Model confidence (mean pLDDT): 80 of 100. Predicted 3D model of a 141-nucleotide RNA (FMN riboswitch aptamer (RFN element)) from Microbacterium marinum. The sequence is in RNAcentral, with records from Rfam.
[in-house]
């Protein structure tokens, strides 16, 4: 090296400003799983988390396992080089579910008031699960 079993590991990030209030508003800063990819990727290819629907089982009926579909975000110039949509300069863009949501916002409305919007960085689910790991053991040809 292969195989089978186990055991470790396996997601990061804030000031400031306005106000009676906001870690949501404004401004500004920060951050970026996992394998691949001719050379390093938050934005290529794919892949997990999360969300839906189905089917199987369990169950203390609340509800949970597990499978199998589906959904799932966002980049461009110039350089360099044998190759980079991944280095380098240079501007630019994204962020799941659920909750909170300052006396914000925005649309209707004659008005009482209806209706929608609002967090990557705050709370949860999660002390969880997880794609995987050139991590360790043991055991088999």
């Nucleotide at each position: 090296a292969c195989g089978u079993g186990c055991u470790c590991c396996g997601g990061g990030g804030u000031c400031g400003g306005u106000g009676u209030g906001a870690a949501u508003c404004c401004g500004a800063a920060c951050c970026g799983g996992c394998g691949g990819u001719g050379a390093c990727a938050g934005u290529c290819c794919g892949c997990g988390a999360g969300c839906g629907g189905c089917c199987u089982c369990c169950u203390c009926u609340g509800g949970g396992a597990g499978g199998u579909c589906g959904u799932u975000g966002a980049c461009c110039c110039g350089g360099u080089g044998g190759a980079a949509a991944u280095c380098c300069g240079g501007g630019a863009c994204c962020g799941a579910c659920g909750g909170u949501g300052a006396u914000g916002c925005g649309a209707c409305g004659a008005g009482a008031g209806u209706c929608g919007c609002g967090a990557g960085u705050c709370c949860g689910g999660a002390u969880g699960g997880g794609a995987g790991g050139c991590a360790g053991c043991a055991c088999g040809a």